[in-house]
Context: one part of a larger RNA
RNA sequence: UUGGGUUUAAAGGGUGCGUAGGCGGGAGAAUAAGUCAGCGGUGAAAGUUGUCAGCUCAACUGACAAACUGCCAUUGAUACUGUUUUUCUUGAGUAUAGCGGAGGUAGCCGGAAUGUUACAUGUAGCGGUGAAAUGCUUAGAUAUGUAACAGAACCCCGAUUGCGAAGGCAGGUUACUACACUAUAACUGACGCUGAGGCACGAAAGUGCGGGGAUCAAACAGGAUUAGAUACCCUGGUAGUCCGCACAGUAAACGAUGAUUACUCGAUGUAGGCGAUAGACAGUCUGCGUUGUAAGGGAAACCGAUAAGUAAUCCACCUGGGGAGUACGCCGGCAACGGUGAAACUC
Numbered sequence: 001u002u003g004g005g006u007u008u009a010a011a012g013g014g015u016g017c018g019u020a021g022g023c024g025g026g027a028g029a030a031u032a033a034g035u036c037a038g039c040g041g042u043g044a045a046a047g048u049u050g051u052c053a054g055c056u057c058a059a060c061u062g063a064c065a066a067a068c069u070g071c072c073a074u075u076g077a078u079a080c081u082g083u084u085u086u087u088c089u090u091g092a093g094u095a096u097a098g099c100g101g102a103g104g105u106a107g108c109c110g111g112a113a114u115g116u117u118a119c120a121u122g123u124a125g126c127g128g129u130g131a132a133a134u135g136c137u138u139a140g141a142u143a144u145g146u147a148a149c150a151g152a153a154c155c156c157c158g159a160u161u162g163c164g165a166a167g168g169c170a171g172g173u174u175a176c177u178a179c180a181c182u183a184u185a186a187c188u189g190a191c192g193c194u195g196a197g198g199c200a201c202g203a204a205a206g207u208g209c210g211g212g213g214a215u216c217a218a219a220c221a222g223g224a225u226u227a228g229a230u231a232c233c234c235u236g237g238u239a240g241u242c243c244g245c246a247c248a249g250u251a252a253a254c255g256a257u258g259a260u261u262a263c264u265c266g267a268u269g270u271a272g273g274c275g276a277u278a279g280a281c282a283g284u285c286u287g288c289g290u291u292g293u294a295a296g297g298g299a300a301a302c303c304g305a306u307a308a309g310u311a312a313u314c315c316a317c318c319u320g321g322g323g324a325g326u327a328c329g330c331c332g333g334c335a336a337c338g339g340u341g342a343a344a345c346u347c
Base pairs, nucleotide, nucleotide: 004318005317006316007301008300012315014201015200016199017198021194022193023192025088026087027086028085029084030083031082033081034080035077036076037075038074040072041071042070048066049065050064051063052062053061054060091191092188093187094186095184096183097182098181100179103177104176105175106174107173108172109171110154114150115149116148117147118146119145120144121143125136126135162169163168206247207246208245209244210243211242216240220236221235222234223233258314259313260312261311262310263309265292266291267290268289269288270287271286272285273284274283296303297302320347321346322345329340330339331338332337
């Protein structure tokens, strides 16, 4: 390489859009490039294979034949693929009318809690723990009440819920905006699927500049614990946590399960529609779940119409453990670091 694989043994790219490429629905016609058949030429010799022959045998050598799976030309075939053309509606999209949601962006508003400040009441403790201590407090704390300010997060509803490509999204409301679904079957007529490179998005932490700073809290300090305690516990506490702009580009970015399409059993719950009512069920489309299992699969656990079953197309990835996601080089980045990514050696 072929073959075989990728939930958990090595292995699905974090996600989308999309270029090249690969693959692609029904019917008719043309063509004959691929494809198939016939025929002709060529495919050196040696070698190879077969049958004979010559050295006493064999190696070796000679003769004849086959093979040389290829290439070129020519004559045909037309099912499939390709190309050109005509056409169709079921794939895909559009339109109209409904309908849904924590989808996104921006603005405005709200209450509780927390902290702080001021005033008032009030007096000796508060706080914290396994127990304590550090800490706060007679300069009046903690507690209670009133008023004000600040920043961040949104109790109940709340769910096995919903939305989004993923990351993710939850107080209320307004504006703008994207999308799914249903019905009609009006329009287009294969316009599709996948997608190397590429581009965009991408939690948290982190970086730069400017704001903000209530809470919590790496680092740090102190108190404990302990043989020690650079920890777990406690008291404090700075970056950060929040906002704007710009970078960074990684996660157990997980369903550890790539995308799309078709096919292959039941039961049951639920979200959004549709249609019909006999106002109960049951039906139908799309989505989210649970469960038993039929078939089937699997090393098993388990999966089982949301497949890990049966098939097809395209992409990505794997090839013993360690060394190592390291070194070197290159690319990207302000840096941190990211991407790509070995070998010696060793078992």

Small-subunit ribosomal RNA, central domain from an uncultured bacterium, 347 nucleotides, folded computationally.
The prediction has a mean pLDDT of 82.
RNAcentral holds the full RNA, with entries from ENA and SILVA.